Record summary
A computed fold for a 74-nucleotide RNA from a Coriobacteriales bacterium, annotated as transfer RNA. NCBI's taxonomy places the organism under Bacteria, Bacillati, Actinomycetota, Coriobacteriia, Coriobacteriales.
Order: sequence, then C1' cells, then structure tokens
RNA sequence: CGGGGCGUGGCGUAGUUUGGUAGCGCACUUGACUGGGGGUCAAGGGGUCGCUGGUUCAAAUCCAGUCGCCCCGA
Repeated sequence: CGGGGCGUGGCGUAGUUUGGUAGCGCACUUGACUGGGGGUCAAGGGGUCGCUGGUUCAAAUCCAGUCGCCCCGA
C1' cells in the first nucleotide's frame, strides 16, 4: 500500500439475506417468599446500532467516506 472480517445497553450476542416498534442471556434496581445470605418468582431502568454524510415516506440494515481491532497478500 491492496483485499477481507468484526464494531449493537455494563458484559456476551441476535436482527442485515427481504429497509418498517431494536430483542435475548447474564449483570443492575425495586418488591414478594426466607431470621439473614444464597436461591426462586414478579416488575422496572439502561441503546439513539464505531463516527460523518448521502438515498428513502422510513436506515442497525442500502451507498460513499472515515476510525479502531483482527486476518491475508505485497
């Protein structure tokens, strides 16, 4: 320098194919059961999808650029 993959709540991830309310597990908060801890059950908060711009009525998803990490080639 060229090519490819990944980036989504605190952590791990699904959703991208076919654009249409961002979901799941763990964790966290509150309550109930328990003498307490642990555990179980119920309820709840937390994301503006790496960043910027574009297309569209509508973008995590499509397009362009860019940043970080990893792999391959030179």
Its Rfam family is "tRNA". Rfam links the family to the GO term triplet codon-amino acid adaptor activity. It is annotated as a transfer RNA.